Transfer RNA from Nannocystis sp., 75 nucleotides, folded computationally. It matches the Rfam family "tRNA". About the family: Transfer RNA (tRNA) molecules are approximately 80 nucleotides in length. Rfam classes the family as a transfer RNA. The sequence is in RNAcentral, with records from ENA.

Parts: sequence; C1' cells; structure tokens
RNA sequence: CGGGAUGUAGCUCAGCCUGGUGAGAGCGCGUGCUCGGGAUGCACGAGGUCGCAGGUUCAAAUCCUGUCAUCCCGA
Repeated sequence: CGGGAUGUAGCUCAGCCUGGUGAGAGCGCGUGCUCGGGAUGCACGAGGUCGCAGGUUCAAAUCCUGUCAUCCCGA
C1' cells in the first nucleotide's frame, strides 16, 4: 500500500442479505415477593441516538460513500 472480516445494552450475541409495528435475547444490575437468613425461584424495572460522519428515501441498525478501531491475508 491492496483485499477481507468484525463493531448493536456492563458482558456474550441475534436482527442486516429482502428498508416499515414501540430496537431484542441470555447473563449481569436495581426493587419487591418467596425464605428464619442466604442461594434458588417468581414479578416488575433501569440501561442502547446500532463505531463515527455524510448521502439516498415518506421512512435507514439494514442500501450507498467516506472514515476510525481490532483481527486476518497478500505485497
């Protein structure tokens, strides 16, 4: 320098290909119930402008362009 993969909640990930309901799951966290207390179990809740910026569109996590970080391959 060229090519590819990944980036979404504190952690691990789904959803993207095929744009459209209010962005989800498990674990973790908080509160309450359960228990003599804890663990377990149950209920409820908080937490994300989907790496960043721009474009297309009535509408973008999803399509397009640029860019950043990590990893892999090649020179």